A computed fold for a 72-nucleotide RNA from a Patescibacteria group bacterium, annotated as transfer RNA. Its Rfam family is "tRNA". The family is grouped with related families in Rfam's "tRNA clan". Rfam classes the family as a transfer RNA. RNAcentral holds the sequence, with entries from ENA. Model confidence (mean pLDDT): 81 of 100.

């Protein structure tokens, strides 16, 4: 230089173009001699960045940036 894959909550990862969820973490309440454990509940997101398509875009396009692979 090319090419294939990823980037989404604090962390691992989901998500047919039509409300962005799960586990675990963290908070909180309940349980008790206390602490863990266990139950319950609420919170927590600029979907890596910047445009286009579309009535809508985490998805679809198109360039960048980072990371990992392979080609040369």
């Nucleotide at each position: 230089u090319c090419c294939g894959c990823g980037a989404u909550a604090g962390c691992u990862c989901a998500a047919u173009g039509g409300u962005a969820g799960a586990g675990c973490a963290a908070g909180a309440a309940g349980c008790u001699g206390u602490u863990a454990a266990c139950u319950u509940c609420g919170a927590g997101g600029u979907u890596c960045u910047a445009g286009g398509u579309u009535c809508g875009a985490g998805u679809c396009c198109u360039a960048g940036u980072c990371g990992c692979g392979g080609a040369g």